[in-house]
Context: one part of a larger RNA
RNA sequence: CUGGGCGUAAAGCGAGUGUAGGCGGCAACGUAAGUCGGAUGUGAAAGCCCCGGGCUUAACCUGGGAAUUGCAUUCGAUACUGCGUAGCUUGAAUCAGACAGAGGGAUGUGGAAUUCCGGGUGUAGCGGUGAAAUGCGUAGAUAUCCGGAGGAACACCAGUGGCGAAGGCGGCAUCCUGGGUCUAGAUUGACGCUGAGGCUCGAAAGCGUGGGGAGCAAACAGGAUUAGAUACCCUGGUAGUCCACGCCCUAAACGAUGUCAACUAGACGUUGGGCUCAUUCAGGAGCUUAGUGUCGAAGCUAACGCGUUAAGUUGACCGCCUGGGGAGUACGGCCGCAAGGUUGAAACUC
Numbered sequence: 001c002u003g004g005g006c007g008u009a010a011a012g013c014g015a016g017u018g019u020a021g022g023c024g025g026c027a028a029c030g031u032a033a034g035u036c037g038g039a040u041g042u043g044a045a046a047g048c049c050c051c052g053g054g055c056u057u058a059a060c061c062u063g064g065g066a067a068u069u070g071c072a073u074u075c076g077a078u079a080c081u082g083c084g085u086a087g088c089u090u091g092a093a094u095c096a097g098a099c100a101g102a103g104g105g106a107u108g109u110g111g112a113a114u115u116c117c118g119g120g121u122g123u124a125g126c127g128g129u130g131a132a133a134u135g136c137g138u139a140g141a142u143a144u145c146c147g148g149a150g151g152a153a154c155a156c157c158a159g160u161g162g163c164g165a166a167g168g169c170g171g172c173a174u175c176c177u178g179g180g181u182c183u184a185g186a187u188u189g190a191c192g193c194u195g196a197g198g199c200u201c202g203a204a205a206g207c208g209u210g211g212g213g214a215g216c217a218a219a220c221a222g223g224a225u226u227a228g229a230u231a232c233c234c235u236g237g238u239a240g241u242c243c244a245c246g247c248c249c250u251a252a253a254c255g256a257u258g259u260c261a262a263c264u265a266g267a268c269g270u271u272g273g274g275c276u277c278a279u280u281c282a283g284g285a286g287c288u289u290a291g292u293g294u295c296g297a298a299g300c301u302a303a304c305g306c307g308u309u310a311a312g313u314u315g316a317c318c319g320c321c322u323g324g325g326g327a328g329u330a331c332g333g334c335c336g337c338a339a340g341g342u343u344g345a346a347a348c349u350c
Base pairs, nucleotide, nucleotide: 004321005320006319007304008303012318014201015200016199017198021194022193023192025088026087028085029084030083031082033081034080035077036076037075038074039073040072041071042070049065050064051063052062053061054060091191092188093187094186095185096183097182098181099180103177104176105175106174107173108172109171110154115149116148117147118146119145120144121143125136126135162169163168206247207246208245209244210243211242215241216240220236221235222234223233258317259316260315261314262313263312266295267294268293269292270291271290272289273288274287275286276285277284299306300305323350324349325348332343333342334341335340
């Protein structure tokens, strides 16, 4: 070393792209490196093991054999793997025609609502709560009507609906742009899968510079509550929330379930596409394909549950776990403007 695991017990990197590496479809020929067999040489002696012999026996000594699982050379075998040559089309990709979509970026634009400002009507309250008070209001508020300003978010449609690798994406229009699905063929001819490092993306909060600031609202102030109330409730309110550019790089970044492929009963719903049948009222039936859900055969599971979208049965590759606390801490390295992130112990203790 030959282990066992990773939905909830410790354990799937937040996600992608891709370097090295690992692995790799069908069939033929060649080669013979891996692999397998034979032979030869070597693998010192002693020891171990086996069969004998010698000391009365044993220990001990001694003869022979076996073993020495190895290495080298050589002769062969060719199923599998590798390598070379020339092919194949089912994996993969491209082309053609359709289709759905909050996929991304930019510019413009619309209505409702909140707030503020101006004006009209109008008068004593408004607001808020469990009840109040702080607060606002006779310098005319609240209510109501008209006009204006500005910022942010897009009711209904709306749906275990859609799109995206994930984070995530929702008014409308235009421009630019990525991906996907379906259909019948054609083309290329294994071009593939995974992926240590690397690179890219990555909610919210936070940071830098400059804008913007309606509403909301950490901090903060006041009023209540209370034994207290650095809270919950109320009145205010600044960062922030918004935009541009640049950082940060974390999360219950969750399906707590890595990616890819194959195989293994079904039933019902729903979204996009195709085909067939039916069709008088616009309602259908069946098949198929790509998603998305519910329930369930077999099987799996400690149980819960999972169950063709697997946690079933297998294969390829990567990541990760190995008792609790100490601790995701210390130290060091790397990254960051900082906040901090990442990598990541030990003593000690149970």
Annotation: Predicted 3D model of a 350-nucleotide part of an RNA (small-subunit ribosomal RNA, central domain) from a Gammaproteobacteria bacterium. Taxonomically the source falls in Gammaproteobacteria (Bacteria, Pseudomonadati, Pseudomonadota). The prediction has a mean pLDDT of 90.